[in-house]
Context: one part of a larger RNA
């Protein structure tokens, strides 16, 4: 030295474990902010560095409500306290709540710094202090000045009342809108209206009651899933994209205006004496009360088998009062009452859910191993409870629970019932006349673009720029060019629940999810420590024991550390602390050189 064995050390594999985490279902609930969010800074404890909680009232202050021996957070210890006169503790409402932040009196290099005005404290007085108020925009009402322009108006200046700004994970609408890719190159196409930016709003958004489909039968708003179907189509007919109609489900709901015409109230035109009105008939009075256009408002009306109007006529229909010059009839209007219906954070009763909590059977069984019984024998109980989870090992019957049952304020949500607003309604029906309405710079057309599964193409169809430009029910549009015939449907206004889409956040449930190099980056003081001018990049790190019982003492050492002593089932379980592989190092031995 070198191989072999055996002991240790070093390292921390790897076995067990779980305080984190995925991932899916259901379910709640779906925003918060100028009354200062959201997310910070900086305070705050008797001692106090950090977390955490809270805000100068600062690990809190007051009420309601729960609980019932013990507490003054992690987190010990030391000081002091505090609780059956109910603390802590949990729920639920209030008060406080610095300084920055949309940050808003002004300005700033966030948490700073500087001021007006009114009140208020202190000072001889200023300086200081406490409090209130002071940003822009936008709507609406109300003064006030005022252009081109004479009246006006616009604008402008002011006062009062409301609103907005800022944030939030995805879903939603709407403006804009890439490339790389793929066509095995690449330019139409793709990729994709993707991803991204920007508006905007909601618990969902958005569509949504046929100017729609069918096809000669017929469906009868939208949406949302299956199916039809990768089919008919589009397509450098390449890559590729790629429907509907119908059927089978899920939900289910209708409505409301413009216009004719009446009535009113404001302008403005023309109009009166032979007077045109003044509901109709006589009589009588009044007399600009008239007609027409614009503009607001009340009725009135809303559709396609056409619908409304208004004119005349036929049936049915409560009631009072009032206007419509007077009087009488008779018509008409409006209003009260009555009926419907919809909303109310108005009362008041009920129910569900959520939100602190309660109530819960049966072995303080015998014996036996062992440190310790939940193990094993043996004998009993419960069970609508034999899911779980703790306990010194593997517990129905110990201990928290489980099945079942109760439960307040608050919040969320049905219903009844009063009551209050608000809207309807008080007339409906037929039937005959008349032709008055029934969404105009619209539908359409040409040209250029977009959506449309549809790339222009035989290309309907909606949308948009430019340019033209109708019908007006004897009308108009659709049925994929276009015409006919035939069908369906009525556009150029509007509103509107459920089915449908997401989960920042909370609950509750499950798992052929992980189990510390996995599983979130982050099981641990993680978006930390680092790193980077910044955008922005990002680790490592878990485990003593059933209980600190974490070694009293004594010995060596300056400590460190060890030796013993004790403590424990165990200490080679002693805090670099479970198991403790492997590289390496190292000690003792056998062989061989």
């Nucleotide at each position: 030295g070198g191989c072999g064995c055996g002991g240790g050390g070093u390292g921390g594999a790897u076995g067990c474990c779980u305080a984190g985490g995925c991932a899916c279902a259901g379910g709640a609930c779906g925003g918060c902010g100028a009354a200062g969010a959201a997310g910070g800074a900086c305070g705050u404890g008797g001692c106090a560095a950090g977390c955490u909680g809270c805000g100068a009232a600062a690990a809190g202050c007051c009420g309601g409500g729960g609980g019932g021996a013990g507490c003054u957070g992690c987190a010990a210890g030391c000081g002091a306290g505090c609780g059956u006169u109910g603390a802590u503790c949990c729920c639920c409402g209030g008060g406080u709540g610095u300084c920055c932040g949309a940050a808003u009196g002004g300005g700033g290099g966030a948490a700073c710094c500087c001021g007006g005005c009114c009140g208020g404290g202190g000072u001889u007085a200023u300086g200081c202090c406490c409090g209130g108020u002071c940003a822009u925009c936008g709507u609406g009402c109300g003064g006030g000045u005022g252009a081109a322009u004479a009246c006006a108006u616009a604008g402008c200046c002011u006062g009062c009342a409301u609103g907005a700004g800022g944030c939030g994970a995805a879903c939603c609408a709407g403006g804009g809108g890439a490339a790389c890719u793929g066509a095995a190159a690449c330019a139409u196409c793709u990729a994709a209206g993707u991803a991204c930016c920007c508006u905007g709003a909601g618990g969902a958004a958005g569509a949504g009651g046929a100017a729609a489909c069918a096809a000669c039968a017929g469906u009868g708003a939208u949406u949302c899933c299956c199916u039809g179907a990768g089919u008919a189509g589009c397509g450098g007919c390449g890559a590729g994209c790629g429907a509907a109609a119908g059927g089978g489900g899920a939900g289910g709901a209708g409505c409301c205006c413009a216009a004719a015409c009446c009535g009113u109230g404001g302008g403005g035109g023309c109009g009166u004496g032979a007077c045109a009105g003044g509901c109709u008939g006589c009589a009588g009075c009044c007399g600009u009360u008239g007609u027409c256009c614009c503009c607001g408002u009340g009725g009135g009306g809303u559709u396609g088998u056409a619908g409304g109007g208004c004119u005349g006529u036929u049936c049915c229909g409560g009631a009072g009062g009032g206007g419509c010059c007077u009087g009488c009839a008779g018509g008409u209007u409006c209003u009260u009452c009555g009926g419907a219906u919809a909303g109310c954070g108005g009362a008041u009763u009920u129910g569900a859910g959520u939100g602190a909590g309660c109530c819960g059977a049966a072995g303080c069984g015998c014996g036996u191993u062992g440190g310790a019984a939940c193990g094993c024998g043996c004998c009993a109980c419960c069970g609508c409870a034999g899911g779980g989870g703790g306990u010194g090992a593997g517990a129905g019957u110990c201990c928290c629970g489980u099945a079942g049952g109760c439960g307040a304020a608050g919040c969320u949500u049905g219903g009844g019932u009063c009551g209050u607003u608000g809207u309807c309604u008080g007339g409906g029906a037929g039937c005959a006349g008349u032709a008055c309405c029934u969404g105009a710079g619209u539908a359409g057309g040409u040209c250029g673009g977009g959506a449309c599964a549809c790339g222009u193409g035989a290309a309907a169809u909606c949308c948009c720029g430019a340019u033209u430009g109708a019908a007006u029910c004897u009308g108009g549009c659709a049925g994929g060019a276009c015409c006919a015939u035939c069908u369906g449907c009525c556009a150029a206004g509007g509103c509107g629940a459920a089915a449908u889409a997401c989960g920042u956040u909370c609950c509750u449930g499950u798992g052929a999810c992980c189990g510390a190099u996995a599983g979130u980056g982050a099981a641990c003081c993680a978006g930390u420590a680092c790193c980077g001018u910044g955008a922005g990049g990002g680790a490592a790190a878990g485990g003593u024991g059933a209980a600190a019982a974490g070694c009293a003492c004594g010995c060596c050492g300056g400590g460190a550390g060890g030796c013993g002593a004790g403590u424990g089932a165990a200490a080679u379980a002693g805090a670099u602390c479970c198991u403790g592989a492997a590289a390496c190092c190292u000690c003792g031995u056998g062989c061989c050189u």